Predicted 3D model of a 93-nucleotide RNA (c-di-GMP-I riboswitch aptamer) from a Bacillota bacterium. NCBI's taxonomy places the organism under Bacteria, Bacillati, Bacillota. The model forms 95% of the base pairs in the Rfam consensus. The sequence was found by an Rfam model in a public genome assembly. Its mean pLDDT, the model's own confidence on a scale to 100, is 89. It matches the Rfam family "c-di-GMP-I riboswitch aptamer". Rfam links the family to the GO term cyclic-di-GMP binding.
[in-house]
C1' cells in the first nucleotide's frame, strides 16, 4: 500500500410507534424517535416479497350508458430478504 477482515477511536445511518404531507395502495419524503447496522452508501441486474390504479376475464345488476363483486396481472414499491455490481471513512489483531 492492496486484498481481506473488524479491536478502538472519531463520526455515521435509524426499525417499530406518533405527527405532518405525497400516494388508489404498497411505500414515500420530513420531523421526533432508536431496533438495530462496518456499507443500514447507490443500483431492482438475479431470485423473493407487498400493493393492484390503470388494464384484461369472469360473474351479478341496470332500459341504455354504466354500477358492483371476484380472479389475474408492475409498467408501481421493497436495497433494513438473499444473491450480484459500483463506490467509501478509520487501521488493531
Nucleotide at each position: 500500500a492492496a486484498c481481506a477482515c473488524g479491536a478502538a477511536a472519531g463520526g455515521g445511518c435509524a426499525a417499530a410507534u406518533c405527527c405532518g404531507g405525497c400516494g388508489a395502495a404498497a411505500g414515500c419524503c420530513g420531523g421526533a424517535g432508536a431496533c438495530g447496522c462496518a456499507a443500514a452508501g447507490c443500483c431492482a441486474c438475479g431470485g423473493g416479497u407487498c400493493u393492484a390504479a390503470a388494464g384484461u376475464u369472469u360473474a351479478a345488476u341496470u332500459g341504455c350508458g354504466g354500477u358492483u363483486a371476484a380472479a389475474c396481472c408492475a409498467a408501481g414499491a421493497c436495497a433494513g430478504c438473499c444473491g450480484g455490481g459500483c463506490u467509501a471513512c478509520c487501521g488493531a489483531a